[in-house]
The prediction has a mean pLDDT of 80. c-di-GMP-I-GGC riboswitch aptamer from a Candidatus Bipolaricaulota bacterium, 76 nucleotides, folded computationally. It matches the Rfam family "c-di-GMP-I-GGC riboswitch aptamer". Its Rfam clan is "c-di-GMP_I riboswitch clan". Its family is annotated with cyclic-di-GMP binding in the Gene Ontology. It was read from a public genome assembly, where an Rfam model found it. The source organism's lineage runs through Bacteria, Bacteria candidate phyla and Candidatus Bipolaricaulota.
RNA sequence: CCUGAAAAAGGGCAAACCCGUCGGGAGGCGGGGGCGCAAAGCCACGGGUCCAGAGAGGACAGCCGGGCUGCCAGGG
Numbered sequence: 001c002c003u004g005a006a007a008a009a010g011g012g013c014a015a016a017c018c019c020g021u022c023g024g025g026a027g028g029c030g031g032g033g034g035c036g037c038a039a040a041g042c043c044a045c046g047g048g049u050c051c052a053g054a055g056a057g058g059a060c061a062g063c064c065g066g067g068c069u070g071c072c073a074g075g076g
Base pairs, nucleotide, nucleotide: 001075002074003073004072012037013036017032018031019030020029021028022027035062041068042067043066045065046064047063048060049059050058051057
């Protein structure tokens, strides 16, 4: 540097839904729960979707692209 979720070590993350909580809302946080994920780690830079709506602004990184970082196995 490349390949790898049909894998493997220790394992990691955690959809829908439920409870509590914050928010006008999208949605966020905590607990439960697992649909899935080799970056489902981080970043709102571009596109997109959503909230708001005259605008401004806000949300989503597990929508696509991009940037940064990283465990293990195999290969160079």